[in-house]
RNA sequence: CAAGCUGACCGGGUGAUCGCGGCGCGGCACGUCUGCGUCGAGGAAAGUCCGCCCUCCACAGGGUGACGGUGCUGGCUAACUGCCAGGCGGGGCGACCCGACGGAAAGUGCCACAGAGAAGCGCAUUGCCGCGCGAGCGGCGAGGGUGAAACGGCGGUGUAAGAGACCACCAGCGCUGCCAGUGAUGGCGGCGGCUCGGCAAACCCCACCGGGAGCAAGGUCAAGCAGGCGCAUUGGGGCGACCCGUCCCGCAAAAAGCGCCGGGUAGACUGCUUGACCCCGCGAGGCAACUCACGGGGCAGAUAGAUGAUCGCCUAGAACAGAAGGCGGCUUAUGGGUCGGCUUGGACG
Numbered sequence: 001c002a003a004g005c006u007g008a009c010c011g012g013g014u015g016a017u018c019g020c021g022g023c024g025c026g027g028c029a030c031g032u033c034u035g036c037g038u039c040g041a042g043g044a045a046a047g048u049c050c051g052c053c054c055u056c057c058a059c060a061g062g063g064u065g066a067c068g069g070u071g072c073u074g075g076c077u078a079a080c081u082g083c084c085a086g087g088c089g090g091g092g093c094g095a096c097c098c099g100a101c102g103g104a105a106a107g108u109g110c111c112a113c114a115g116a117g118a119a120g121c122g123c124a125u126u127g128c129c130g131c132g133c134g135a136g137c138g139g140c141g142a143g144g145g146u147g148a149a150a151c152g153g154c155g156g157u158g159u160a161a162g163a164g165a166c167c168a169c170c171a172g173c174g175c176u177g178c179c180a181g182u183g184a185u186g187g188c189g190g191c192g193g194c195u196c197g198g199c200a201a202a203c204c205c206c207a208c209c210g211g212g213a214g215c216a217a218g219g220u221c222a223a224g225c226a227g228g229c230g231c232a233u234u235g236g237g238g239c240g241a242c243c244c245g246u247c248c249c250g251c252a253a254a255a256a257g258c259g260c261c262g263g264g265u266a267g268a269c270u271g272c273u274u275g276a277c278c279c280c281g282c283g284a285g286g287c288a289a290c291u292c293a294c295g296g297g298g299c300a301g302a303u304a305g306a307u308g309a310u311c312g313c314c315u316a317g318a319a320c321a322g323a324a325g326g327c328g329g330c331u332u333a334u335g336g337g338u339c340g341g342c343u344u345g346g347a348c349g
Base pairs, nucleotide, nucleotide: 001345002344003343004342005341006340007339008338009337010336012314013313014312015311016310017309018308020040021039022038023037024036025035026034027033028031042320046331047330049329050328051327052326053325054214055213056212057211067210068209069208070207071206072086073085074084075083076082087101088099089098090097091096102205103204107203108202109199110198111197126143127140128139129138130137131136152170153169155167156166157165171195173192174191175190176189177188178187179186180185218270219269220268221267227261228260229259230258231257235249236248237247238246239245277298278297279296280295281294283292284291285290315318
C1' cells in the first nucleotide's frame, strides 16, 4: 500500500422565531386560563419470536396420556430457546466464521435427474474369464460409466477371471483396559465379527421442561334510568324567608316527593412508571459471561394520544424509524462517520 476478519461507539450540530405534553411555584378574569422554571423517544422505541415481573381465572398432592417446546459439556442469570468458556464436526491459506450438536443394527417412510442398481443377502449396460464354429450357456463384480451419495480403502495371497474368499496395515462399528480432564471429550492399547449407506427443523423413539388469558389484565369511586326499603297523616311535596297563592300527587295503600340500600352503566381516578433500572469513576473475585462493595449523577408517562414547525449557517435534499404496564434477550431495518485489535499478500528501508 492492497484485500480482508473482528470488537466498540456516534447516528446530525448550532442560532432565531413560533408551538405542544408532564411536574413544581406563582397570578386572578378560578378556567378546557395564564406567567416563570424544569423534564420530555431509540439503538433499534419495531417484529411480538423467547424468558420473567405484575394481574385475574383454574387447580389438594402425586402419576399418566395428549399437545407444544428443548436436546454436546461446564458456568452465568430472576429466568430463558439467551450469554460466556470449552469439546466435537464443517468452511476458509489465514484472522475468523457456522452448527436444533440425543437416537438411522425398534419400526414406517423418502432419496429428484442420471444410472444396471439408491439398500434388497438386490442389480449387470459396457466389461473380464471359461466352454462353444456360432446363437448362446455358465462364472464374476475387480476395471470403465452414472450420480450429491454406489454396498469399506490400499497392497498382497489366491483364481480360468474374480471377490474380506484369505492375510497385513488403515478407516469405521461394538465390547473393553489404562492415563488426562469437574465434564463433554482426548491420548495410548486389547478383543471381535469382517462393514451394518444418507435423511429424524419426515413420522417416530428416548430424556427434560411447560396450567389458561392478558394492562381493553385488574382495582377504587360513582351521575342518570330501573329495582328494594323507609318516612306522613286529613295530608305530603315542589316554587317561596313566611303566609297567601299556585303546581304535582294521594284518599288508606298506592302514587308523587324526599331519604336510605345493594348491584352497577356513562364518566372519573388508579394500575402508570424509582426499577432484577441506566450512566460515570474506583476497588475486589473470575479466562470470560457475570457478581459484590463504595462514591457521584440521571430517569417521558400521554388517553385522540406531547416530544414539533419555519428560516439561516456548518454541509450535503442525513439512514432506519417513533414510547403506550415494566424488565432481560433474540431477530430484522439502517445513508454516513469515528476508534481499537488482528490476518494474508506486495513494495521499500